[in-house]
Molecule: SAM-I/IV (S-adenosyl methionine) riboswitch aptamer
Organism: uncultured Allosphingosinicella sp.
RNA sequence: GCAUCAAGAGUGGGCCUUUGGCCCACGCCAACCUGCCCUUCCCGGGCAAGGUGGCGGUCCGCCCGGGACGAUGCGGCCGAGCGGCAACCAAUCGGG
Numbered sequence: 001g002c003a004u005c006a007a008g009a010g011u012g013g014g015c016c017u018u019u020g021g022c023c024c025a026c027g028c029c030a031a032c033c034u035g036c037c038c039u040u041c042c043c044g045g046g047c048a049a050g051g052u053g054g055c056g057g058u059c060c061g062c063c064c065g066g067g068a069c070g071a072u073g074c075g076g077c078c079g080a081g082c083g084g085c086a087a088c089c090a091a092u093c094g095g096g
Stems, first nucleotide, its partner, number of pairs: 001074005010026007027055003032051003035047003041096004057069004076085003
């Protein structure tokens, strides 16, 4: 700087300055990035595999619209790199 803040998803245990926070374990949610699925490419769609993130956003405003603050994402790893590595048993579709 750009996009989103719609919807979705939790139990157990522990700690603390205890009504709120933090940590651990297991689980779950979600297509933001990467990758994969059809078909070389593009668009759409799909798949929680890799990388993040989340499992109650707050406040202003009568409400809507909107605004402020805040949050998340704009792949990861190999110290760096025009070099290299990993990415599922899932999906296995439509249009150009």